[in-house]
A computed fold for a 127-nucleotide RNA from Paraburkholderia dioscoreae, annotated as Guanidine-I riboswitch aptamer. The coordinates come from a structure-prediction model, not an experiment, and the mean pLDDT is 80.
RNA sequence: UCUUAGGGAUGCUAGGGUUCCGGUUCGAGAGAACGUCUGGUCCGAGAGCAGCCCGGUGCGCCGGCAGGUUCGAUUGCAGACACGAACGGCUGGCGGCACUACACGGCGGGACAAAAGCCCGGGAGAU
Numbered sequence: 001u002c003u004u005a006g007g008g009a010u011g012c013u014a015g016g017g018u019u020c021c022g023g024u025u026c027g028a029g030a031g032a033a034c035g036u037c038u039g040g041u042c043c044g045a046g047a048g049c050a051g052c053c054c055g056g057u058g059c060g061c062c063g064g065c066a067g068g069u070u071c072g073a074u075u076g077c078a079g080a081c082a083c084g085a086a087c088g089g090c091u092g093g094c095g096g097c098a099c100u101a102c103a104c105g106g107c108g109g110g111a112c113a114a115a116a117g118c119c120c121g122g123g124a125g126a127u
Stems, first nucleotide, its partner, number of pairs: 006054003010050003015043002020040002022037001023034004055100005060094006068087005102122001104125001108120003
């Protein structure tokens, strides 16, 4: 300096503002203002929670391929093929099980009505 340590959606929460509802104030009323109004709708976490899906790794189960190692058996002796057993190699499937690490982080900008731990962004930077 470079690369790798996977991805996605759902529900909820921390948090967020003020389009709608509600609330408060003003107003005869229509309506207006206020989020420094507890709230409902709404937005909402890479480094928050819960489970799910896909992928990956390992193990287990069920097969396939080749015939590697050792032992046994066979043999007048020895070796090899075939035979038996154990271990191992490569590979396919499973609505089987488990795992899928670590993670400090601005300023500034963006969207929706608006803001945010959302997005830029596991960014810049730091270790």